[in-house]
Context: one part of a larger RNA
């Protein structure tokens, strides 16, 4: 070096009770009636997980199911339960130690120490059981300073809410730096991270909006306009809007004028009224129906358990085994899928289809009831949101860094008009167009989370979640925090009776099981590096 047989090792192949992404449907807060999260217990024996709480792998009720059961690793033993319906599944209850907002006081969480009322027990004390005792607000009663009356304060009783959690999302308030600019200061990172508050969704929302001579008609979200117009130490970068196409659609209520009642003359209550082609009050005329909304009730329906559900054969062949081959049949609104000793429409679970609820919760519809809801003409007078709009100055937001800088918000300072009115159309003016600020509410489409079902030109154990296994475990760290490795016998344990060697509960040889043991639990397959033995060759 070659060949062969072994050893080591765990690649590869095959596999999936695990993941990943998306879709559909549903739900969307929990908590002083003590949460989330834990500690400690709890089994005949009990280490961990799961469940549960001194009623402790459980108790009660009402349903479902129907023959076995006493959760898993995990077998075995002991003892039980069960057709007088166990076990299991679902609805509603009971119990629910201790810590934790933790709330009787304290505290180094899961511990210590109390007081009041009632009870048990004791000769009595100690002891035990049940309930109550935090802070805050309101009310009542009593008490009561400086300070005489009083008030503050204190005590008791009654009533009431909040506190904390939720690793995501949304809105609002506050708000960085590393970084990029190849340095750095405007700028960027970024209104991001973080802190705080609120919600189940949030926010926004019914034009003082856009547009442009044509028109649209609340808001939100998606596509697109478009990396365009712009902005920018015109650097790095930042970055719209209108038109258009879709998703979803829903509109309303006050203030005021005027009237009535009351009034402490400040105003309050009720009626009325709510808009821009101006509207309303006021005057005249006309209408009484429709629709919306909350509550109650009935029916239907959905969810939370379930049940029905077609049709093939032991025979022949191979094989350990038939679902394969051969032969002759059948069902199909079911030939989706999975399992069964190899590949099964007809063996099992299912599937198509049609069905089901004592109890709880939701939705729809009907009925009853509550509340709200018109139109036309006229135009003398009245009303139509004021320290507001706007201006100055300084900041902030707008894609827009002060710029020609419109628009919006804020501090300081000023400060209108009143329908013959006012705002906007990116300085500003005119014309024109359009809208009506200075009050408020509003579902859906949209974000996220969770549950169930489904799908995959997603992964297949160094992949896929960190985690297919005792996984946020072991382990590391004072701590915040960091954070693994680890899947596969066989169809079935049938997991090697019995004998032998051995110091042997190691290991092995026979033998037995099995289709197979070079499938022996160090278990499927079993590559390479590496090691050994045997034989041969070369030096």
């Nucleotide at each position: 070096c070659a060949u062969a047989a072994a050893a080591u090792g765990g690649a590869u192949g095959c596999c999936c009770u695990g993941a990943c992404a998306c879709u559909u449907u549903g739900u969307u807060c929990c908590g002083a009636u003590g949460a989330a999260g834990g500690a400690c217990g709890u089994g005949g024996a009990a280490a961990a997980c799961u469940g549960c709480g001194a009623u402790a792998a459980g108790c009660u009720u009402c349903g479902g199911u129907g023959a076995g059961c006493c959760g898993u690793u995990a077998u075995a033993c002991a003892g039980g339960c069960u057709u007088u319906g166990a076990c299991c599944c679902g609805u509603a209850g009971a119990u629910c130690u201790c810590c934790g907002a933790a709330u009787g006081g304290g505290g180094a969480a899961a511990c210590c120490c109390a007081c009041c009322u009632a009870g048990a027990g004791u000769c009595a004390u100690g002891u035990c059981u049940a309930g109550g005792u935090a802070c805050c607000c309101u009310g009542u009663a009593c008490u009561g300073a400086a300070u005489a009356c009083a008030u503050a304060g204190g005590u008791a009783c009654a009533g009431g809410a909040g506190a904390g959690g939720a690793c995501a999302c949304u809105u609002a308030g506050c708000g960085a730096a590393c970084u990029g600019a190849a340095a750095c200061a405007u700028c960027u990172u970024a209104g991001u991270a973080g802190c705080u508050a609120a919600g189940g969704a949030a926010a926004a929302u019914a034009a003082a909006u856009c547009a442009a001579u044509a028109g649209a008609g609340a808001u939100u979200c998606c596509c697109g306009u478009a990396g365009u117009a712009g902005u920018g130490g015109c650097g790095a970068g930042c970055g719209a809007a209108c038109u258009g196409g879709g998703a979803a659609c829903a509109g309303c209520c006050c203030a005021a004028a005027c009237c009535a009642g009351c009034u402490u003359c400040g105003g309050c209550u009720g009626g009325g009224g709510u808009u821009g082609u101006a509207g309303g009050a006021c005057u005249u005329u006309u209408a009484u129906a429709u629709g919306a909304u909350g509550c109650a009730u009935a029916a239907u329906u959905u969810a939370u358990a379930g049940g029905c559900g077609a049709a093939g054969g032991a025979a022949c062949c191979u094989g350990g085994a038939a679902a394969g081959g051969a032969c002759c049949g059948c069902c199909a609104u079911a030939g989706a899928g999975g399992g069964u000793g190899a590949u099964a429409g007809c063996c099992c679970c299912g599937u198509a289809g049609a069905c089901g609820a004592a109890a709880u919760a939701g939705a729809u519809u009907g009925u009853g009831u509550u509340u709200c809801u018109g139109a036309a003409a006229g135009u003398a007078u009245c009303c139509u949101g004021a320290g507001u709009a706007g201006g100055g100055u300084c900041g902030g937001a707008c894609a827009c860094g002060u710029g020609a800088a419109a628009u919006c918000c804020g501090g300081c300072u000023u400060g209108a008009a009143u329908c013959u009115g006012g705002g906007a159309g990116g300085a500003c003016c005119a014309c024109c167009u359009u809208c009506c600020a200075a009050g408020g509410c509003u579902a859906a489409a949209c974000a996220g989370a969770c549950a169930a079902a489904g799908u995959g030109a997603u992964c297949g154990a160094u992949a896929g979640c960190g985690g297919a296994c005792u996984a946020g475990u072991a382990c590391c760290g004072u701590g915040a925090g960091g954070g693994a490795a680890a899947g596969g016998u066989g169809a079935a344990a049938a997991g090697u009776a019995c004998c032998c060697c051995g110091g042997g509960u190691a290991g092995g040889g026979g033998g037995a099981u099995g289709a197979a043991a070079u499938a022996g639990u160090a278990u499927c397959u079993g590559a390479a590096a590496u090691u050994u033995u045997a034989u041969g060759c070369u030096c």

A computed fold for a 539-nucleotide part of an RNA from a Candidatus Altimarinota bacterium, annotated as large-subunit ribosomal RNA, domain I. The prediction has a mean pLDDT of 81. Rfam family: Bacterial large subunit ribosomal RNA. Gene Ontology terms of the family: structural constituent of ribosome and ribosome. The sequence was found in a public genome assembly.